[in-house]
This is a predicted structure of a 72-nucleotide RNA (transfer RNA) from Aphanothece sp. CMT-3BRIN-NPC111.
NCBI's taxonomy places the organism under Bacteria, Cyanobacteriota, Cyanophyceae, Chroococcales, Aphanothece.
Its Rfam family is "tRNA". About the family: Transfer RNA (tRNA) molecules are approximately 80 nucleotides in length.

RNA sequence: UCCUCGGUAGCUCAACGGCAGAGCGUUCCGCUGUUAACGGAAGGGUUUCUGGUUCAAAUCCAGACCGAGGAG
Numbered sequence: 001u002c003c004u005c006g007g008u009a010g011c012u013c014a015a016c017g018g019c020a021g022a023g024c025g026u027u028c029c030g031c032u033g034u035u036a037a038c039g040g041a042a043g044g045g046u047u048u049c050u051g052g053u054u055c056a057a058a059u060c061c062a063g064a065c066c067g068a069g070g071a072g
Base pairs, nucleotide, nucleotide: 001071002070003069004068005067006066007065010024011023012022013021018055026042027041028040029039030038048064049063050062051061052060
C1' cells in the first nucleotide's frame, strides 16, 4: 500500500429500511433464621465519526478513524 471482516448498554452479542433488545454484571424488592440459589422489577444507548439516498437509516451508499485476519 491492497483485500476481507468487524465497531450497538459496564462486558459478550442480537436486531426485514419502520418501537434499539437479550444474557451476564449493577441497584432494589420478594423468598429464607442468614447467605447462596431462585423469582420479580428498575436503571443503563448521540448504534465510532462526517456526509449522502429515503417519507423513514443501527441497517443501504461514499469517505474518515480504530481493531482483527490475509497478500505484497
The RNAcentral record of the sequence draws on ENA.